[in-house]
RNA sequence: CUCUUAUCAAGAGUGGCUGAGGGACAGGCCCAAUGAUGCCCGGCAACCGUUCCAAACGGAAUUGGUGCUAAUUCCUGCAAAACAAUUGUGUUUUGAGAGAUAAGAG
Repeated sequence: CUCUUAUCAAGAGUGGCUGAGGGACAGGCCCAAUGAUGCCCGGCAACCGUUCCAAACGGAAUUGGUGCUAAUUCCUGCAAAACAAUUGUGUUUUGAGAGAUAAGAG
């Protein structure tokens, strides 16, 4: 980097250092010197691992490997359906796509 499978409406700091940008991409809309980003600590969760319970399904814990810790993956990005409406269109729902994370394979 590619492929497969699963998940993405819950959860998580009034901390320390840093010092301007950040929210994948595009368009919006937001966050940010009342401090972005990054690192550390803390926390959340439980995908893998481990331990325990259990006949099994499954459940519990978390010393390990990741992950996550503004807003539904912040919203929309393609298609279909329903409804509303004038020409443009709007709203809702479903599915796909894109993205993220985990586990496995190449």
This is a predicted structure of a 106-nucleotide RNA (SAM riboswitch aptamer (S box leader)) from Neobacillus thermocopriae.
The prediction has a mean pLDDT of 84.